[in-house]
RNA sequence: CUCUUAUCAAGAGUGGAGGAGGGACGGCCCCUAUGAAUCCCGGCAACCGGACUGGAAUAUGGUUACGGUGCCAAUUGCCGCAGGGUGCUUAUCUGGCCCUGGGAGAUGAGAG
Numbered sequence: 001c002u003c004u005u006a007u008c009a010a011g012a013g014u015g016g017a018g019g020a021g022g023g024a025c026g027g028c029c030c031c032u033a034u035g036a037a038u039c040c041c042g043g044c045a046a047c048c049g050g051a052c053u054g055g056a057a058u059a060u061g062g063u064u065a066c067g068g069u070g071c072c073a074a075u076u077g078c079c080g081c082a083g084g085g086u087g088c089u090u091a092u093c094u095g096g097c098c099c100u101g102g103g104a105g106a107u108g109a110g111a112g
Stems, first nucleotide, its partner, number of pairs: 001112008013041001015040003021031003025080004042072003047068003050064004076104001081101006088095001
């Protein structure tokens, strides 16, 4: 980097360093000198491994933060393509709102 697969509406500091940016991308809309990114400490969490448990079972589970990642504003902040619904809008078209499925993205695990 590519492929496969699962999850993405919960959760996480009034700390230190640092100094101007950040929320993938585009459009919006936000966060930020009352201190952004990043690093340390701290925390959340059960995706993978371990330990314990449960069971006929190497199943489906449960506990545990011990290890490996990850994460710690806002639903993946919202939308971005397609289909559908609608007692709102309109005479109608349309628009708004809602639902479903994709696409893109993030993270874990496996493979190349």